A computed fold for a 484-nucleotide part of an RNA from an uncultured bacterium, annotated as small-subunit ribosomal RNA, 3' major domain. Its mean pLDDT, the model's own confidence on a scale to 100, is 85. RNAcentral holds the full RNA, with entries from ENA and SILVA. Rfam family: Bacterial small subunit ribosomal RNA.
Context: one part of a larger RNA
RNA sequence: UGACGGGGGCUCACACAGGCGGUGGAGCAUGUUGCUCAAUUCGAAGCAACGCGAAGAACCUUACCAGGGCUUGAAAUGCACGGAUUAGCCCGUCGAAAGGCGGGUGACGCUCGCAAGGGUGGAACGUGCACAGGUGCUGCAUGGCUGUCGUCAGCUCGUGUCGUGAGAUGUCGGGUUAAGUCCCACAACGAGCGAAACCCUUGCCGCUAGUUGCCAGCGGGUAAUGCCGGGCACUCUAGUGGGACUGCCGGUGUUAAGCCGGAGGAAGGUGGGGACGACGUCAAGUCAUCAUGGCCCUUACGUCCUGGGCUGCAAACGUGCUACAAUGGCCGGUACAGAGAGAAGCAAGCCCGCGAGGGGGAGCAAAGCUCGAAAGCCGGCCCCAGUUCGGAUUGGAUGGCUGCAACUCGCCUCCAUGAAGCUGGAAUCGCUAGUAGUCGCGGAUCAGCCACGCCGCGGUGAAUGUGUACCUGAGCCUUGUACA
Numbered sequence: 001u002g003a004c005g006g007g008g009g010c011u012c013a014c015a016c017a018g019g020c021g022g023u024g025g026a027g028c029a030u031g032u033u034g035c036u037c038a039a040u041u042c043g044a045a046g047c048a049a050c051g052c053g054a055a056g057a058a059c060c061u062u063a064c065c066a067g068g069g070c071u072u073g074a075a076a077u078g079c080a081c082g083g084a085u086u087a088g089c090c091c092g093u094c095g096a097a098a099g100g101c102g103g104g105u106g107a108c109g110c111u112c113g114c115a116a117g118g119g120u121g122g123a124a125c126g127u128g129c130a131c132a133g134g135u136g137c138u139g140c141a142u143g144g145c146u147g148u149c150g151u152c153a154g155c156u157c158g159u160g161u162c163g164u165g166a167g168a169u170g171u172c173g174g175g176u177u178a179a180g181u182c183c184c185a186c187a188a189c190g191a192g193c194g195a196a197a198c199c200c201u202u203g204c205c206g207c208u209a210g211u212u213g214c215c216a217g218c219g220g221g222u223a224a225u226g227c228c229g230g231g232c233a234c235u236c237u238a239g240u241g242g243g244a245c246u247g248c249c250g251g252u253g254u255u256a257a258g259c260c261g262g263a264g265g266a267a268g269g270u271g272g273g274g275a276c277g278a279c280g281u282c283a284a285g286u287c288a289u290c291a292u293g294g295c296c297c298u299u300a301c302g303u304c305c306u307g308g309g310c311u312g313c314a315a316a317c318g319u320g321c322u323a324c325a326a327u328g329g330c331c332g333g334u335a336c337a338g339a340g341a342g343a344a345g346c347a348a349g350c351c352c353g354c355g356a357g358g359g360g361g362a363g364c365a366a367a368g369c370u371c372g373a374a375a376g377c378c379g380g381c382c383c384c385a386g387u388u389c390g391g392a393u394u395g396g397a398u399g400g401c402u403g404c405a406a407c408u409c410g411c412c413u414c415c416a417u418g419a420a421g422c423u424g425g426a427a428u429c430g431c432u433a434g435u436a437g438u439c440g441c442g443g444a445u446c447a448g449c450c451a452c453g454c455c456g457c458g459g460u461g462a463a464u465g466u467g468u469a470c471c472u473g474a475g476c477c478u479u480g481u482a483c484a
Base pairs, nucleotide, nucleotide: 001484002483003481004480005479007478008477009476010475011474012473013472015468016467019431020430021429022428023427026322027321028320029319030318031317032316033315034313035312042053043052064308065307066306067305068304069303070302073131077130078129079128080127081126082125088105089104090103091102092101093100094099108121109120110119111118112117133297134296136295137294138293142291143290144286145285146284147282149280154193155192156191157190158189159188160169161168162167173184174183175182199274200273201272202271204242205241206240207239208238209237210236213232214231218229219228220227245268248262249261250260251259252258324424328382329381330380331379332378333377334376340371341370342369345364346363350359351358352357389421394416395415396414397413399412400411401410437460438459439458440457441456442455443454
């Protein structure tokens, strides 16, 4: 100087308390361990691995296994030689394919030539060489990127001063703040990286602009509809400005920084949300995104193919979904979003089918067309029952769809079957407001999909706490130390 303490003081945080909903019990989905296997490819490992790399494992992917093949190689660059057929195309044959073997046909530029044909050259091809290739090892050789403490308020420097020195001071102290934020004081005076602000979005208003919107005002028209004329008022769209600064008033405070209350305002005291992550810590993670040193393989640790595996199942754990019902289930009727996506695409009305879906195809490169809500509301049934709860599991279908192909191993529909489950031990998680809970919708990936995942979007919409003794983590000051 740090680190640590079942030392102290001060102070924060959904840390606890207060409250709401869960997990831990059930069934299923998914990841992991373990076991099994020819292989069940590899990585991730307390917090910070475990719906993680996977934003799409039937083949492909694919890195694993078995079997069948290829060796200058599936793809790259260069050199030498070859020859007029090798390439390409067609046919036959062995084969599961990859690949192997055989036959036929047969190019291009320049030049000589009437032509037949000759000469020459580049690419390709073949042979040979130099090399390629490796998801083989080392994240304890590395770059880059990332997680974490932590959006925590800290981490440092220059000069000066103090100290033999390590170092200290500044950065401590008094107040204050979300904040090393600001004020005051001070052997310090300044400065940098962080905090804040600048950026995006949302909430209010104006201006600009009107093929979205509007009977708002006029006219026309319909069974009805901005349907038409017409109009940019309003809504909206998207561009540009304004607006909030403790600016104003009162109180308080040290005349300070600030704090409390109030006015005005769409909004206050950082308005809400996001992007943004200091010096560093964990030899944290990644050699399998990529890059890269070293090491290793070179008829194989490279590469191609067929099939299998990554989906195996006694068991254990994590994360989720659906439930156990009446604030519910079922049936009929009816209303209202936002954000997105669409051409190898989204697909309306119409027809067929109980349905998944099929036929057909208007319109739309889309404020124009299409994909499009559920909870809710109105009416009815059920009457507390393992049930009209719950839907696992299994059987059936000359059921549907995608795809070369759904046996291993896809999704969906209909009929039948209807399991466990009656609120979950010890323990444990999230959340302080348009939040939790609850309800549906969209998108990426994607032929299809094991999505109940992820990333977004809106609808509805609470309860509780103005406390810091305790648990956890953190900041500043101080104290002890035999630790570094």